[in-house]
């Protein structure tokens, strides 16, 4: 100067550095902004078998399918092998999301994690509670067409 993000702004006090003032960092307290509980209503809420499996949130991060490997339960031709379910590992796709002046289209690339809550919460006005972090790229380019303001 930008990009992901809700992660900015404004005020006072404190550090910390300067002669001085400013930039910095940290507290607090306000706007902005963004998440969570939380009424009527409305959704959910019938029975029976059996192994697995508690259940929720934030965020684009969902599902699918194969292969090792390992629990649990059944069956078999019984130190093995098939079949459900769970939990690790890997690889391939995918809803889905991002990529320098709104938004669309087109082309390329890229992501499709990772945490939180603690047995508990459907929507949900009024109330009532948190968050304002990380993290990264470029230094003359950051495709191309439409096209508001």
């Nucleotide at each position: 100067c930008g990009c992901c993000g809700a992660g900015u702004c404004g005020c006072a006090g404190c550090c910390a550095c300067c002669c001085g003032c400013a930039c910095g960092g940290c507290u607090g307290c306000g706007a902005g902004c963004c998440g969570g509980g939380g009424a009527c209503c409305c959704a959910c809420c019938g029975c029976a078998c059996c192994a697995c499996u508690g259940g929720g949130g934030u965020g684009a991060g969902u599902c699918c399918c194969g292969c090792c490997c390992u629990c649990c339960g059944a069956g078999c031709c019984c130190g093995g092998c098939u079949c459900g379910g769970g939990a690790g590992g890997c690889g391939g796709g995918u809803a889905g999301g991002g990529c320098a002046c709104a938004u669309c289209c087109c082309c390329g690339c890229c992501c499709g994690a990772a945490c939180c809550c603690g047995u508990c919460a459907g929507c949900u006005g009024a109330c009532c509670c948190g968050g304002u972090a990380g993290g990264c790229g470029g230094c003359c380019c950051a495709g191309g067409g439409a096209g508001a303001a």
A computed fold for a 149-nucleotide RNA from Geodermatophilus telluris, annotated as c-di-AMP riboswitch aptamer (ydaO/yuaA leader). The sequence was found by an Rfam model in a public genome assembly. The coordinates come from a structure-prediction model, not an experiment, and the mean pLDDT is 82. The source organism's lineage runs through Bacteria, Actinomycetota, Actinomycetes, Geodermatophilaceae and Geodermatophilus.